[in-house]
RNA sequence: ACGAACGCUGGCGGCACGCCUAAUCCAUGCAAGUCGAGCGACGCACUCCCUCGGGGUAACCCUUGGGUUUGACGGAGCGGCGAACGGGUGAGUAACACGUAAGAAACCUGCCCCUUAGAUCGGGAUAGCCCAAAGAAAUUUGGAUUAAUACCGAAUACUCUCACAGAGUCGCAUGUCUCUGUGAGGAAAUACUCAGGUGCUAAGGGAUGGCCUUGCGGUCUAUCAGCUUGUUGGUGAGGUAAUAGCUCACCAAGGCUACGACGGAUAGCUGGUCUGAGAGGAUGAUCAGCCACACUGGAACUGAGACACGGUCCAGACUCCUACGGGAGGCAGCAGUGGGGAAUAUUGCGCAAUGGGCGAAAGCCUGACGCAGCGAUGCCGCGUGAGGGAUGACGGCCUUAGGGUUGUAAACCUCUUUCAGAAGGGAAGAAAUUGACGGUACCUUCAGAAGAAGCACCGGCCAACUACGUGCCAGCAGCCGCGCUGACACGUAGGCACCAAGCGUUGUCCGGAUUUAUUGGGCGUAAAGAGCUCGUAGGCGGUUGAGUAAGUCGAUCGUGAAAUCUUGGGGCUCAACCCCAAGCCGUCAGUCGAUACUGCUGUGACUCGAGUCCGGUAGAGGAGAAUGGAAUUCCCGGUGUAGCGGUGAAAUGCGCAGAUAUCGGGAGGAACACCAGUAGCGAAGGCGGCUCUCUGGGCCGGUACCGACGCUGAGGAGCGAAAGCGUGGGGAGCAAACAGGAUUAGAUACCCUGGUAGUCCACGCCGUAAACGAUGGGCACUAGGUGUGGGGUCUUAUCAACGGAUUCCGUGCCGUAGCUAACGCAUUAAGUGCCCCGCCUGGGGAGUACGGUCGCAAGGCUAAAACUCAAAGGAAUUGACGGGGGCCCGCACAAGCGGCGGAGCAUGCGGCUUAAUUCGAUGCAACCCGAAGAACCUUACCUGGACUUGACAUUAUGGGUCUAUCCCCCGAAACGGGGAGUGAUUUGUUCGCCCAUAACAGGUGGUGCAUGGCUGUCGUCAGCUCGUGUCGUGAGAUGUUGGGUUAAGUCCCGCAACGAGCGCAACCCCUAUCCUAUGUUGCCAGCGGAUUAUGCCGGGGACUCAUGGGAAACUGCCGGGGAUAACUCGGAGGAAGGUGGGGACGACGUCAAGUCAUCAUGCCCUUUAUGGCCAGGGCUGCACGCAUGCUACAAUGGGCAAUACAAUGGGCUGCCACUCAGCGAUGAGGAGCGAAUCCCCAAAGUUGUCCUUAGUUCGGAUUGAAGUCUGCAACUCGACUUCAUGAAGCCGGAGUCGCUAGUAAUCGUGGAUCAGCUAAGCCACGGUGAAUGCGUUCUCGGGGAUUGUACACACCGCCCGUCACGUCACGGAAGUUGGCAACACCCGAAGU
Repeated sequence: ACGAACGCUGGCGGCACGCCUAAUCCAUGCAAGUCGAGCGACGCACUCCCUCGGGGUAACCCUUGGGUUUGACGGAGCGGCGAACGGGUGAGUAACACGUAAGAAACCUGCCCCUUAGAUCGGGAUAGCCCAAAGAAAUUUGGAUUAAUACCGAAUACUCUCACAGAGUCGCAUGUCUCUGUGAGGAAAUACUCAGGUGCUAAGGGAUGGCCUUGCGGUCUAUCAGCUUGUUGGUGAGGUAAUAGCUCACCAAGGCUACGACGGAUAGCUGGUCUGAGAGGAUGAUCAGCCACACUGGAACUGAGACACGGUCCAGACUCCUACGGGAGGCAGCAGUGGGGAAUAUUGCGCAAUGGGCGAAAGCCUGACGCAGCGAUGCCGCGUGAGGGAUGACGGCCUUAGGGUUGUAAACCUCUUUCAGAAGGGAAGAAAUUGACGGUACCUUCAGAAGAAGCACCGGCCAACUACGUGCCAGCAGCCGCGCUGACACGUAGGCACCAAGCGUUGUCCGGAUUUAUUGGGCGUAAAGAGCUCGUAGGCGGUUGAGUAAGUCGAUCGUGAAAUCUUGGGGCUCAACCCCAAGCCGUCAGUCGAUACUGCUGUGACUCGAGUCCGGUAGAGGAGAAUGGAAUUCCCGGUGUAGCGGUGAAAUGCGCAGAUAUCGGGAGGAACACCAGUAGCGAAGGCGGCUCUCUGGGCCGGUACCGACGCUGAGGAGCGAAAGCGUGGGGAGCAAACAGGAUUAGAUACCCUGGUAGUCCACGCCGUAAACGAUGGGCACUAGGUGUGGGGUCUUAUCAACGGAUUCCGUGCCGUAGCUAACGCAUUAAGUGCCCCGCCUGGGGAGUACGGUCGCAAGGCUAAAACUCAAAGGAAUUGACGGGGGCCCGCACAAGCGGCGGAGCAUGCGGCUUAAUUCGAUGCAACCCGAAGAACCUUACCUGGACUUGACAUUAUGGGUCUAUCCCCCGAAACGGGGAGUGAUUUGUUCGCCCAUAACAGGUGGUGCAUGGCUGUCGUCAGCUCGUGUCGUGAGAUGUUGGGUUAAGUCCCGCAACGAGCGCAACCCCUAUCCUAUGUUGCCAGCGGAUUAUGCCGGGGACUCAUGGGAAACUGCCGGGGAUAACUCGGAGGAAGGUGGGGACGACGUCAAGUCAUCAUGCCCUUUAUGGCCAGGGCUGCACGCAUGCUACAAUGGGCAAUACAAUGGGCUGCCACUCAGCGAUGAGGAGCGAAUCCCCAAAGUUGUCCUUAGUUCGGAUUGAAGUCUGCAACUCGACUUCAUGAAGCCGGAGUCGCUAGUAAUCGUGGAUCAGCUAAGCCACGGUGAAUGCGUUCUCGGGGAUUGUACACACCGCCCGUCACGUCACGGAAGUUGGCAACACCCGAAGU
């Protein structure tokens, strides 16, 4: 934007538009007639006259027949004109069909206009009517009779036609035109009439309309490449209005085609319409021009005109009538029906206007046309009210509960009345009469805000946000995408934003899309350069002169219908719409001119491009022939003996029948080490021993010749690796297939042993490769530097060899400008330009199918579609990863010491069980973890009994004065019942407590994937970042990389970086040495006193120690190394030496890591229960598995006896000296101490003795008995003691853990929790006190740099194929059936 459709909704008017599908079938009505002034007859009516019969006295009435006049009468017929226009449709048509511009000297034209001339004399028919006949009908036949402006004959006639002869004019040509003469031929209606005219004939002219010819223009397809026999042309004849193979006879063999013939598909063409900045693209409804068609096919007739929509004939299909013999029909005219379809209107009014036919006219006819009806189908206009109105009402929605919003919106007040409604008046359209529209438009009056708003949207694109519901469901979606419990995206509501009598959806076209690129794209890696060369057509083409004027440019002229469009005016109240004027519209045609450029012409001219000639020169350039040595294999012979060979390791294989090894001889085939070089040659493929013959091309120098001879190149031709094919040879080695051996889960592979095609030669095919520089060819221009191959020139007094300079050609590297998405390219361009060719247009399907063509085949070339996806792809970046390479670190390995894994026990977890075995933690980083202590309590679980404003908090209202405390009863207890008792305080009252009511409490219920906080882990690993600058289109980079060094991104040096922050280190604490101050509860050297003895006392501050304060360590000093640095190695001194040892301290972040059961907290859930109370039980349950420990298996030990030395820490519901009792756990007394004062306090060790290798004097489980202690209470389910019992176990498989020095190992001690204890756990303390570290290959983890990547949820990634099942799309299939086309033949209507 629309001829639209669908959904929801719908007040009015104007102007337009309205079967896009079935050119499908059609009922009914209407759409073309008219003329009596052409003609004859009939009927009817009328005028007048005559007449038969009947009735009547008559007037007169009824009736029969005849004549006559007149006619806005009727239906037929002959005749004339019309019916070929108007109206419809777009099936066919790719064509002179259309458009445009020409031509007709090759033509026709009724009615109309003009001019000239004329109309004389005759004739015979025919329809109708009448009679007869056939038929159901349609209709037809025969006979008789009749008229004309119907038909025919004769006459006359020119400027008409034809033939012949002559003269002139014009034209590009065929030829035309004019004039003269002779001959031949051809006409009429004197009809009608109103007396004016209208008609008739011939000839000429005009106008209008038509026919024919030509140039140019506008669809797709080459998977249509050849087509054509009346075909192309000629001569003659026929035919036409006229040219012409239009037709025919004969003759010739032509004609068209890559500038696309022929074939196929599609399509009416145009003015225009829509879109677009334009160029274009799409389209061809309405209106207008042309064409074609009229049920389908064919044909002619009539006529001025038709091969005829409402004519004829024939054939066909279909429908209808029928007496079955035969007939009738054609809505793609206007309405209308059925059907088809997503879909398109009334069987209306009128000829009033405009136009048409006939007529002299009146007039008749006119579904053309003018109007009305239906449809929001479109465009345009108008309305659904206006002003005021805040307690910002009610209601709705949201809310942080305050408020916000709907919202001046409403109510209410004051107004107005367009439109619609009612009433009255009432046009123009008509030039005298005549108005369907229509009592319409319009005007006036009346009443009342009264009758009149919806639709889609609100995540981004894109203007507009909240709540609730839902919970990957229901659903949305144009693209991206949304929905898995807080959805601005689904649904609803409120609100907002947009448009508005419409709004959305769907469909189609253009735009955006520079995404087919003429304007205006590309091809190294994204899609895209043909494998290479030659070359045809074509395209393009050097310098200069002349001519021409085709292209080009200017002027002028014709035409380009109207409408449309644009602009300016005008008319409907405006607008849409309509009218007027101007402009616009071209690859068009004519004329005149210009000549720069391009083209064209010629015996033009030139030499720079191209080529020829002469002289040199390098080379694996090609073909053929000959020849050489090394090596492998085989054969023969010699020597020689047991293995050889092969692999990661083996085996198959070869070998005592003599291999391998070695020597000599021979055979045969293939390939040519070193030289050898990003060296050379060739168009590419490709080319490598040496020699000969033949042969192509290049380069350099000379500048003699030629004179644009050039470049590219659709088709075409040739060459073209390897493999493969055919025929014939050849065959040493190698080696697809194949066989065997290994490997492996398997191994149709990789490895090994064999081995055939093939590899080689000749001839012939094939024609493809990552045929790659992934870069077509040619010419020109645009900084350099440095190698290398082949020539030339210059340079030294000259020559030669080096060297140097320069020039041409080739081949590499680096690099500026420029280009590029980047990577990169960069005088060998991917830079800047010109010319030509090839190719590309999202991925897959697919370089596939079909067709064609080539091939012996394999296959090659050409080359789609359906369907499907929303990507595929390029380059670069940051990460992550790698069974990639390199550097470094760590108890990571290695070197050691001791364990675990086996036994028994303890503890935790899984599993199982259970009424319950509460819950959480689950690789490292859960499993002596939360729990620093489950008999009750704890406790969250189970069973049972009881409670419901609650065990606990706050508030309000009402009532009570009830408190605390004690006692009794029931009961397992809670609870319940009863009794005693009667709070504090104040002026009132209030506080406390109790009862009732209501808000609410409560929840260890869910979600750690809604969260805060806290924590674990990588990891005490050395990293993680920022500012400014710089580089890059950008992501990003740089800094932070590099060379060293360190425990360390620690430090130094260098550097487009310079600085900074969080981490590292240091600052803090403990510990190691010393100094100093102080000196109790600590200490005691010296002095004194006392005791059996003891810092016990007086005293003392020396020492230890304690508490404060300080010193000390910094690579400071020396030497070596290093870059003179950082640093490192060694040494000295020192209590301590290179962060002295230890602790606290944990960067940016990762793991949706852990925790809703510490706590806090959103949301959800529960509320006589998922809350709260009580008793009992459970968390301790045991076929089993795992984890962490303890004790052991013994003599480095065990038992007994004697004996020595700590530190930390704790203590009043406590630690408990000391005394007594008990074998003992412990009990009974009891001093001291709220603690440097008192108390708790060692063991291993040492000394002596027994045991002597054994299931033991090892080991202590288990069990029995008796007790102790704690506690309301030790049954489930505590610890300890004594006596007795005396299990497994003799050092532990695969595997695995800790530790680098006061460490491991070993020994004991203390504390928290706690009535008691399962502690053998945890956290601390001291005693004794080792071994080893070559080193970084490997394992694990980590850090930096680098590399590859198709990964980015990041290798636990990504991803390929088969199969199974389901679904979708498209096929195949025995067949069956229809359509289209071509060719051949047969039958053959009407008609000419």